[in-house]
RNA sequence: CACCCAUCCAGAGCGGCUGAGAGAUCUGGCUCGACGACGCCGCAGCAACCACCCAAGAGGGCAGGUGCUCACGCCAGGAUCGAUGGAGG
Numbered sequence: 001c002a003c004c005c006a007u008c009c010a011g012a013g014c015g016g017c018u019g020a021g022a023g024a025u026c027u028g029g030c031u032c033g034a035c036g037a038c039g040c041c042g043c044a045g046c047a048a049c050c051a052c053c054c055a056a057g058a059g060g061g062c063a064g065g066u067g068c069u070c071a072c073g074c075c076a077g078g079a080u081c082g083a084u085g086g087a088g089g
Stems, first nucleotide, its partner, number of pairs: 001089001004086005013043005021032003026077004044069003049065002052061003073081001
């Protein structure tokens, strides 16, 4: 990077730095943002796809590898759209 499989209406915040937009992309809305959003870092937390352990199995444990912590992937339309995990290439 492409393909395949699974999931995406639940859950989870405080500091430091930065300084104007952000919510994937387009359109129309809507929401958040100098009472500092978004982003980065630290710590914390949520969750349980893979790993590990128990089990014939169903399941259970755990939290190592990720991931996530405004709003139903914010809503709608369009799209071989987007994000996350996993197995191989």
The RNA shown here (SAM riboswitch aptamer (S box leader)) has 89 nucleotides and comes from Marihabitans asiaticum. The source organism's lineage runs through Bacteria, Actinomycetota, Actinomycetes, Micrococcales and Marihabitans. It matches the Rfam family "SAM riboswitch aptamer (S box leader)". Rfam describes the family as follows. The SAM riboswitch is found upstream of a number of genes which code for proteins involved in methionine or cysteine biosynthesis in Gram-positive bacteria. It was read from a public genome assembly, where an Rfam model found it.